[in-house]
RNA sequence: AAGUACGUAAUUAAAUACCCUCAUAUAUCCAUGGGAAUAGGGCCCAUAAGUUUCUACCCAGUUACCGUAAAUGACUGGACUAUGAGGGAAAGUAGCGCAGGG
Numbered sequence: 001a002a003g004u005a006c007g008u009a010a011u012u013a014a015a016u017a018c019c020c021u022c023a024u025a026u027a028u029c030c031a032u033g034g035g036a037a038u039a040g041g042g043c044c045c046a047u048a049a050g051u052u053u054c055u056a057c058c059c060a061g062u063u064a065c066c067g068u069a070a071a072u073g074a075c076u077g078g079a080c081u082a083u084g085a086g087g088g089a090a091a092g093u094a095g096c097g098c099a100g101g102g
Stems, first nucleotide, its partner, number of pairs: 018088008026056001031047005041066002050057001058078007
């Protein structure tokens, strides 16, 4: 002299409704229990798990499969919520112009 860490003091900056886009989370996914339907059917309820995560965990459609039994599978499209970023917008302040008043 410079850098880093901690402490103290001072100064400065930032924050927000709403809308859009994007990123991360989660795959609107997975497991179990109870009940229900049966090829014109394939649902309902509850619990758990998943997220450095609150909430949500469904809707619509296509197709397969199940020969009447107790069990569904695959695929397509769609979000919501949490956090962050960007944009819009809003609000505030200042300047300028115009109009009115003093």

A computed fold for a 102-nucleotide RNA from Bacillus coahuilensis p1.1.43, annotated as Purine riboswitch aptamer. Model confidence (mean pLDDT): 76 of 100. RNAcentral records the identical sequence in 2 taxa.